Annotation:
c-di-GMP-I-GGC riboswitch aptamer from a Woeseiaceae bacterium, 88 nucleotides, folded computationally.

């Protein structure tokens, strides 16, 4: 080092509720677990979300299709740094 136990010690927290934030995705805080062995960090790469606002069609207040931008690390690759230690 790989690796990941019907081990230990502790750790994260899925809907779903509540509060404020945000135009949305969603993220932050309380609660409360589906699950996690990197569900700890980094949007570099693909994937999805979201599209106030910009742009383009309709043409009337409204729908559609594009996007600057965001979001998603618990979608996947990568990067990084990390606790514990059977067995092999």
């Nucleotide at each position: 080092u790989c690796c990941g136990a019907u081990a230990a010690a502790g750790g994260c927290a899925u809907a779903c509720c509540c509060g404020g934030c945000g135009a949305a995705a969603g993220a932050c805080g309380g609660g409360g677990a589906c699950g996690c062995a990197a569900a700890a960090c980094c949007a570099c790469c693909g994937a999805u979300c979201u599209a106030a606002g910009g742009g383009g069609c309709u043409g009337u207040u409204u729908g559609c299709c594009c996007u600057a931008a965001g979001a998603u690390a618990g979608c996947g690759g990568g990067g990084c740094c990390a606790c514990c230690g059977a067995a092999g």
Model confidence (mean pLDDT): 88 of 100.